[in-house]
RNA sequence: AGAUAUGUGGGGCAAACUUAUCGUAAGGUAAGGACGCAAAGCUAUAGGGUUCGGGUAAUACCGGAUAGCCAGUUGCCAUC
Numbered sequence: 001a002g003a004u005a006u007g008u009g010g011g012g013c014a015a016a017c018u019u020a021u022c023g024u025a026a027g028g029u030a031a032g033g034a035c036g037c038a039a040a041g042c043u044a045u046a047g048g049g050u051u052c053g054g055g056u057a058a059u060a061c062c063g064g065a066u067a068g069c070c071a072g073u074u075g076c077c078a079u080c
Stems, first nucleotide, its partner, number of pairs: 002080003007076001012037002017032006035068001041073003047070002049066006
């Protein structure tokens, strides 16, 4: 420098659900809790998807949410 995942070798994250709280909602935050995760780190102004609200006769359109849907980007011990 490149490659690898069987990462129960050390360490990391934390779904559902519960409680509190913020939000019209989607959903966020904190604590508990572990279904899982090799990027479940970061990015919502690269883009697509999903989803909520407004709007329309219906589209269109406008504003949100989601990175644990795809994606973009950076990257650790170990092993080869």
This is a predicted structure of an 80-nucleotide RNA (c-di-GMP-I riboswitch aptamer). Rfam family: c-di-GMP-I riboswitch aptamer. Rfam's curators write: GEMM was predicted in a large-scale screen for bacterial structured RNA regulatory elements. Of the family's consensus pairs, 95% are formed in the model. The sequence was found by an Rfam model in a public genome assembly. The prediction has a mean pLDDT of 76.